[in-house]
């Protein structure tokens, strides 16, 4: 340098172009227990960025950014 992958909660991850973005886990309160852990009930919390198609974009399209593979 050139080709292809991939990027959502701290983590590990779903989502025909139409849903309040959905789960497990981790956290925070609770019930429960002699006290803890386990369970069980609740809460909190994500789509890399910019532009583009579209009536609607996590999903398509482009460039940028970040990884990671393979040729050179």
């Nucleotide at each position: 340098g050139c080709u292809c992958c991939c990027g959502u909660a701290g983590u590990u991850u779903a989502a025909c172009g139409g849903a309040u973005a959905g789960a497990a886990u981790a956290g925070g309160g609770g019930u429960u227990u002699g006290c803890g852990g386990a369970a069980c009930c609740u809460c909190u919390g994500a789509u890399c960025g910019c532009a583009g198609u579209u009536c609607g974009a996590u999903u398509c399209u482009g460039c940028g950014c970040g990884g990671g593979a393979g040729c050179g």
The RNA shown here (transfer RNA) has 72 nucleotides and comes from a soil metagenome. Its Rfam family is "tRNA". Gene Ontology term of the family: triplet codon-amino acid adaptor activity. By type it is a transfer RNA. The prediction has a mean pLDDT of 81. RNAcentral holds the sequence, with entries from MGnify.